[in-house]
This record gives sequence, structure tokens and C1' cells, in this order.
RNA sequence: UGCGCCGGACGGAUCAUCGCCGCGUCCCCCGAGGGCGCGGAGGAAAGUCCGAACACCACAGGGCACCGUGCUUCCUAACGGGAAGGCUUCGCGCAGGCGAAGACGGCAAGUGCAACAGAGAGAAGACCGGCCGAUGGGUCUACGACCACAGGUUACGGGUGAAAGGGUGGGGUAAGAGCCCACCGGCGUUCCGGGUGACCGGGGCGGCCGGGUAAACCCCACGGGGUGCAAGGCCAAACAGCACCGCACGCCUCCGGCGAUAAGGUGACCCGCCGAACACGCGGUGCGGGUAGGCCGCACGAGGCCGUCGGCGACGGCGGUCCAAGACAGAUGGUGAUCUCCCCGUCCGCGGCACGGCGGCGGUCCGGGCGGGAAGACAGAAUUCGGCUUACAGUCCGGCGCACGCC
RNA sequence: CGGGGUGUGGCGCAGCCCGGUAGCGCGCGUCGUUCGGGACGACGAGGUCGUGGGUUCAAAUCCCGCCACCCCGA
Repeated sequence: UGCGCCGGACGGAUCAUCGCCGCGUCCCCCGAGGGCGCGGAGGAAAGUCCGAACACCACAGGGCACCGUGCUUCCUAACGGGAAGGCUUCGCGCAGGCGAAGACGGCAAGUGCAACAGAGAGAAGACCGGCCGAUGGGUCUACGACCACAGGUUACGGGUGAAAGGGUGGGGUAAGAGCCCACCGGCGUUCCGGGUGACCGGGGCGGCCGGGUAAACCCCACGGGGUGCAAGGCCAAACAGCACCGCACGCCUCCGGCGAUAAGGUGACCCGCCGAACACGCGGUGCGGGUAGGCCGCACGAGGCCGUCGGCGACGGCGGUCCAAGACAGAUGGUGAUCUCCCCGUCCGCGGCACGGCGGCGGUCCGGGCGGGAAGACAGAAUUCGGCUUACAGUCCGGCGCACGCC
Repeated sequence: CGGGGUGUGGCGCAGCCCGGUAGCGCGCGUCGUUCGGGACGACGAGGUCGUGGGUUCAAAUCCCGCCACCCCGA
């Protein structure tokens, strides 16, 4: 210097013009409309995966079931998020150590599972070998050795497998084996020391040696009422309903009363039942539920920025300062100009860099001139907030790794 | 805004719960049968199990992230 990985920050600026959404103000009696001014997407607004705020509904208390979480301490309103640490595994290094990753409670509570291969897959197992050996065989004078072999012994060697029930050495034995012993490792138990704790260091006792799998059932600990801003609250047309008033119309016993059965019939009368003609409208006021529609919820909040103090840190305290979109078929856009970042080509520099020095050539970087390209990625709010996950052109900063000429 | 499901040869599905050999029907190819075709019979080919990781000796199956599609509720 280049490339790659990890972490962090950023992810265009100014103006003109035509439009869009919101707010303020003016014209205006109000409204509509118009003028002017101000504000108008993101680091993820995304996926909707967690956690909350808020709202409504439900609810004596406890348990079961179901779901979620799972080393420790801390942070936080809360979380499956974050910080610091512990342990395990892996990589590098002679080492002290450094770096990365980890769904990291329990398989020594119980139950289950492990294809194929293999004798045996979990208080197992005798296939080949090893050892003992009844019996038989031939050779040999014989003991014995050798060969075959019923039976027995053995987890020591081989073999199978992803995995075969601590390791090394010695004793022991027919051969063997924690069978016994020494050392090492693990486990259990107990004590001492350090740490808030996970855990770490050390000593004693016990041959206890009980492999894997809980992202298998399960056990343990902790947590969880449901629904979601279309939550929910307020106002409230039109049509229909009910009550009252007025007019019109109709009926009667015509003062007056009645209102679709009012006349009339039945009937002593009332209720009930039957029941003709014309008619069965208009207007106003009020009521309840609440639709269309409107308003609120809804933009000041676990808020941003700066400083300072405490803390290893996440974060917290204090002080100052700022107010920064709010639609409801859903605005935040189009065009043009200039600039900056960036990219490509070409030329220049007694420029820098890399090999111990010098020189040449080449490479690369930097600076400059000229010409050309050009804001280009992922993506767009919809109740709000804290996280996680995923996508992303290009730029900057930090750390790590690799590579780095030829004569 | 919220909830649920599916993805396996060319097509339609099973296998997934409870991990070990991916199977069925249709379709396709070759051969037989027939004068020829269909039907029928025999044989055969064809699957990154949507995708990227993880757990495990071993993953279509278990767990996590992502992608696509379908359905439901207010």
C1' cells in the first nucleotide's frame, strides 16, 4: 500500500419551478377557494420475531393443563435485549497468554432411542486369538511337546462400528482383569482459602469409574388472564319508530268530542268481535338507540442533543438546550441548474511507499492538468416506544489476518 | 393490524408426530401383444425433499433465520 473479516459512524448539499399533506396568518359574515410563511420518512420506516406503554373486557384464593425462558452478577419500565465475568470447545503461540465461537440447568431422578455392521449397543458381550483341559491321534524309550477337539476360563490382543464400560507402569495369575499397588484423569463426599456469584486454588476420605442423546419424553427453577388504535371515547344527519302541538281531511249526539274503526251491527251498557264510503296527508318540537359522516385517541415522549459527575462497562444522576411528518385509499413527488463525494481514460511531478544501499524499469498511492460518466444501494411512516433479525451502492475511523516486484 | 397452514420426481399426494431404507397414482421411455392405435403385461429412467445455518454418529423429519404461496379474523 492492496485485499478480506469483525466492530463503530455516515448513508448528499444549495437553489429555481410545477404539484401534494399538515399548521399558522391574511382576503372573507362563515364555509369553499386563493395569497403568504413554516414544517414534511429511515438506519433499517421492512419482517412482525420478542418486550412494554396505553385502551377495553374478564377476574375471591390456590392448583392442574398449556406455552415460553434457562451458567453468574449487573443494566433496564420490561424483554428471548444489552454489559461485564465464569466455564467448555477450537485456533495461534516454546510459554506467560491472545483471539474466536457457544440454545451453557439436569442423562449420577425415571422412561425411551441408536439404522447398517458386529458375538455383544449399556450393571453388555466369547466371533478369531490367549490360557486350562477330559478324550482321541500319529511320532518318540518315557515324562513331555505337537495335532484335532467336548467343556471351561479370560475383556489382555485382534475384528465390527459414529460409539465397545478410565489411562500408563508394576505386582499378581494357568492366562487375565481396579484383582492389588504407584502415578495421572474423572466422579462423589468433606474441610480450608479467594470471589457478591457462576466458579477457582488446595488438603483429606472412598476403587466409586455409572459412554451418547433432554433443538427425545421428562424433571427442576422462574415467568405468562384475554384482545388489540378497525383498542376505545365524544358529537351526530337522512330514513324508520315513539310522544306532543298546529293545519288539512273524515266521523258523531256538531256545545263539544273522536282519529281508522271514529259511523253502523251484535248488545240493557262497557270490553270484545264483525265492519261501509271518503281518506290513510303536511309542518313543527322533543326522545331513545346509534348508521353515514365528523372529532378525539395522535405526535411532549421510559424524547433528542450538549456538558458534567458516578460506574471497567451496559447504564444512571444533575444542569443546559431543542420541539422535529401525522395521512385515513392514505402527502413527503417530477423537471432543471450548480457543487461536493465517487468512477473511467490520458498526461505531468528531479513527489511518497515497499526489497540492506544506489540506479533503471514496472506496480501502487498522493497531488495537479485535460476529457468523459455521475448521486447511482437497500428501501418508504400509519397508536407509540425499547430491542432482535434481515436487506444495503459508496465513504470514513479502529482492530485482526493475508499478500507485497524484476534487472 | 393480528393469527394459522403449505413447500417432496413433470402433475397430484404420502412419509415428518416418534430421526437411520424417500414411496403411491397419473404421466414419460424401451420391449411385448395388435394389421395399426388404445387398453393390457414386463422392465426402466427421473427427486438440491423451498433456502441458509445449527443439534446429532446420522436430518425430508428436531431447532433457528430467510423466501414464496394459500387461508382466516377484526